[in-house]
RNA sequence: GGGCGAUUAGUUAAGUGGCAUAACUUCGGUCUCCAAAACCGAUGUCGGGAGUUCGAUUCUCUCAUCGCCCG
Repeated sequence: GGGCGAUUAGUUAAGUGGCAUAACUUCGGUCUCCAAAACCGAUGUCGGGAGUUCGAUUCUCUCAUCGCCCG
C1' cells in the first nucleotide's frame, strides 16, 4: 500500500427495513435473627458523521478503533 471481518446496556451476545432484546452486573423489594441463595421488579444500549427510504441496528459512502490475510 491492497483485501476481508468486527464495533449494540457496565460485561458477553441475539436482532438482514416497521415497539431495540436476553443473560450476568447494578439498584429496590419479599424472605431471614443477620447474610447468602431463591423469587419479584426497576434503571440503562445501536462507535462518529452523511446519504437512500414514509420508516435504518439493518442498505450505501466516509471517518475512527480492533483483528486477520496478501505484498
Annotation: Predicted 3D model of a 71-nucleotide RNA (transfer RNA) from Candidatus Nomurabacteria bacterium RIFCSPHIGHO2_02_40_30. The sequence was found in a public genome assembly. The prediction has a mean pLDDT of 83. Rfam family: tRNA. Rfam classes the family as a transfer RNA.